[in-house]
Transfer RNA from a Candidatus Parcubacteria bacterium, 72 nucleotides, folded computationally.
It matches the Rfam family "tRNA". It is annotated as a transfer RNA.
The prediction has a mean pLDDT of 80.

RNA sequence: GGUCCCUUCGUCUAGUGGUUAGGACACCAGGUUUUCAUCCUGGUAACAGGAGUUCGAUUCUCCUAGGGAUCA
Numbered sequence: 001g002g003u004c005c006c007u008u009c010g011u012c013u014a015g016u017g018g019u020u021a022g023g024a025c026a027c028c029a030g031g032u033u034u035u036c037a038u039c040c041u042g043g044u045a046a047c048a049g050g051a052g053u054u055c056g057a058u059u060c061u062c063c064u065a066g067g068g069a070u071c072a
Stems, first nucleotide, its partner, number of pairs: 001071007010025004018055001027043005048064005
């Protein structure tokens, strides 16, 4: 340098055009407990950036950034 893949709450992950963007762990609050842990209930929190297509984009296309695989 060429080709291909990935980027979603703090972490891991689901989501093939119309979702309240879901789940687990973590965190916070409350309950239970003498206390801690466990358990129960509730809550906070996310689509890498830009442009395009479309009535509508996390989803499709392009560019950029970061990461990875492979070839030379």